[in-house]
Context: one part of a larger RNA
RNA sequence: GAACGAACGCUGGCGGCGUGCUUAACACAUGCAAGUCGAACGAGAAAGAGCCCGCAAGGGCUUAAGUAAAGUGGCGCACGGGUGAGUAACGCGUGGGUAAUCUACUCUAAAGACUGGGAUAACGUUCCGAAAGGGACGCUAAUACCAGAUAAGACCACGAAGUCUUUGGACUUUGAGGUAAAAGGUGGCAGCUUGUCUGUUAUCACUUUUGAAUGAGCCCGCGUACCAUUAGCUAGUUGGUAGGGUAAUGGCCUACCAAGGCUACGAUGGUUAGCUGGUCUGAGAGGAUGAUCAGCCACACCGGAACUGGAACACGGUCCGGACUCCUACGGGAGGCAGCAGUGGGGAAUUUUGCGCAAUGGGAGAAAUCCUGACGCAGCAACGCCGCGUGAGUGAUGAAGGCCUUCGGGUUGUAAAGCUCUGUCAGUUGGGAAGAAACGCCUACGUUUACUGCGUAGGCUAUGACGGUACCAACGAAGGAAGCACCGGCUAACUCUGUGCCAGCAGCCGCGGUAAUACAGAGGGUGCAAGCGUUGUUC
Numbered sequence: 001g002a003a004c005g006a007a008c009g010c011u012g013g014c015g016g017c018g019u020g021c022u023u024a025a026c027a028c029a030u031g032c033a034a035g036u037c038g039a040a041c042g043a044g045a046a047a048g049a050g051c052c053c054g055c056a057a058g059g060g061c062u063u064a065a066g067u068a069a070a071g072u073g074g075c076g077c078a079c080g081g082g083u084g085a086g087u088a089a090c091g092c093g094u095g096g097g098u099a100a101u102c103u104a105c106u107c108u109a110a111a112g113a114c115u116g117g118g119a120u121a122a123c124g125u126u127c128c129g130a131a132a133g134g135g136a137c138g139c140u141a142a143u144a145c146c147a148g149a150u151a152a153g154a155c156c157a158c159g160a161a162g163u164c165u166u167u168g169g170a171c172u173u174u175g176a177g178g179u180a181a182a183a184g185g186u187g188g189c190a191g192c193u194u195g196u197c198u199g200u201u202a203u204c205a206c207u208u209u210u211g212a213a214u215g216a217g218c219c220c221g222c223g224u225a226c227c228a229u230u231a232g233c234u235a236g237u238u239g240g241u242a243g244g245g246u247a248a249u250g251g252c253c254u255a256c257c258a259a260g261g262c263u264a265c266g267a268u269g270g271u272u273a274g275c276u277g278g279u280c281u282g283a284g285a286g287g288a289u290g291a292u293c294a295g296c297c298a299c300a301c302c303g304g305a306a307c308u309g310g311a312a313c314a315c316g317g318u319c320c321g322g323a324c325u326c327c328u329a330c331g332g333g334a335g336g337c338a339g340c341a342g343u344g345g346g347g348a349a350u351u352u353u354g355c356g357c358a359a360u361g362g363g364a365g366a367a368a369u370c371c372u373g374a375c376g377c378a379g380c381a382a383c384g385c386c387g388c389g390u391g392a393g394u395g396a397u398g399a400a401g402g403c404c405u406u407c408g409g410g411u412u413g414u415a416a417a418g419c420u421c422u423g424u425c426a427g428u429u430g431g432g433a434a435g436a437a438a439c440g441c442c443u444a445c446g447u448u449u450a451c452u453g454c455g456u457a458g459g460c461u462a463u464g465a466c467g468g469u470a471c472c473a474a475c476g477a478a479g480g481a482a483g484c485a486c487c488g489g490c491u492a493a494c495u496c497u498g499u500g501c502c503a504g505c506a507g508c509c510g511c512g513g514u515a516a517u518a519c520a521g522a523g524g525g526u527g528c529a530a531g532c533g534u535u536g537u538u539c
């Protein structure tokens, strides 16, 4: 000098864009953060309103409504969001391998979707329990579950021939075996036995397989902090055979056999640490660093385990153990903010228990739509960067006042006042966006017998949290808007008074003991400026 997720002191007008628990991976009240589908399925309220009957009490019907709430089933919940505790490691980075592998949804191509069956939740009755919840009996549906048939292709083992080839490979031809599938919904049309029927068709789902895309698993070369005041470490250890396990290789696991394997090119042990793109600095080489944003990894109160699933050993799932908190009828139960806000605590220190799904994106759905603390916005904070303003011109009797003085004057100083203007920002009033065209509906054309769907074009309708915001105009008015540090040298900027080695200053040198440009105050000056200085850290 530059930089900062900064803090502290004094001060503080406005706007834009960013950033904001670096400490206790400490504990958490409350609300919200993952649902959706009735075009998979069976069932299905109530309040309210209306009508009728009735003297009244009350009853019935319609509507609310096939709505709400619940249940079975499907898809999602493995994404998105948070944190950096652990990890010195194939964790990360980079380049390869997989002839050792998987991949839901999506696209592509091929083949299919036949015949049957038994349950179960919801519900009803009943029992236990304070609750959480649970038991028994009975009924019912499905795209839930099960059995059988079929098998283009797939897989398995057996066989023949050929081309290529890199361990279990690719391709072509071929033989005879074995194994494993499925589900319907909605709309149109037709039929007659008028049924929630049958047939057919479109579409959405379904089954098996091919290829692709995407995502993931595993393996390898190289790189990846400090300590030798850590020198030896290792029995599943190193290798083999066989088996198990996995989507898959492998001591991953087991049995048996052998005795190996690593190490001064630093094993083992210890300390510290998420890694990277990047960021800061620097002419560069390098050094430091890893907030925000992006990629990867790890974690989800602590430890362990599996289930479901294409994928988890799963932040807002399950089970077990532990600590802590809460409820309890003392028998037993409930919980997990390192999601967004917010609270306590710790700390020098870090924000609102805000608005909205309008946009972008995600999940479900045929769609309308629903959900979305992702996200978009607003709020707070000079925390940072950038921009703007706090007026401009003129004005000498160089006014008054202050300060200094050699008492002549000098300086503050064109500074003020005065005169002439301008109108940024703030204020008031009025107008007022872009961000929103997709989706949806209609029409036409193309594809299509038709329906539906898809594509193109045209038309119509609706949708804005921000926000009456940005922006524009008018009004009035210099009116509301400057501080902080320093002035001995380094280092730009000097005098007076007070003090008298005191009080104090200080980054270094050093000032202060009666004329202190170094302390304190004042006048004056210098620097930067809505900031200025100090402290801390890095280069």
Stems, first nucleotide, its partner, number of pairs: 001539004006535005013388006019381002021346001026344003030341003035075003040072002048063006082299003091224008101216002106212002109209004114148004123138006154179003158175007184204008192195001225271003232262003237259008274296004278289004301322005324335004352378001354377003360374001361372004391421004401412004425480001427475005435466001440460008483528005488509003494523005504511002